[in-house]
């Protein structure tokens, strides 16, 4: 440099045009417990990488960048 895959909550990851974006873990709170752990139970967390087009409608479909991960080319 070329190509292929990804980017969504604090992590790990579903959602792939249709209203208010979700789940396990993790956080707070609360049950129970002599106390921890475990367990229930209610609960905060989202520019959906960034800009832009498309369409009534965009996390989703396209364009550019930007970041990562393989692989493929260059390495005088």
């Nucleotide at each position: 440099g070329c190509g292929u895959c990804c980017g969504u909550a604090g992590c790990u990851c579903a959602g792939g045009g249709g209203a208010u974006a979700g789940a396990g873990c993790a956080g707070g709170g609360g049950a129970u417990u002599u106390c921890u752990a475990a367990u229930c139970c209610c609960u905060u967390g989202g520019u959906c990488g960034c800009a832009g087009g498309u369409u009534c409608a965009a996390a989703u479909c396209c364009u550019g960048c930007c970041g990562g991960a393989c692989g493929c080319a260059c390495c005088a």
Predicted 3D model of a 76-nucleotide RNA (transfer RNA) from an uncultured Spartobacteria bacterium. The prediction has a mean pLDDT of 81.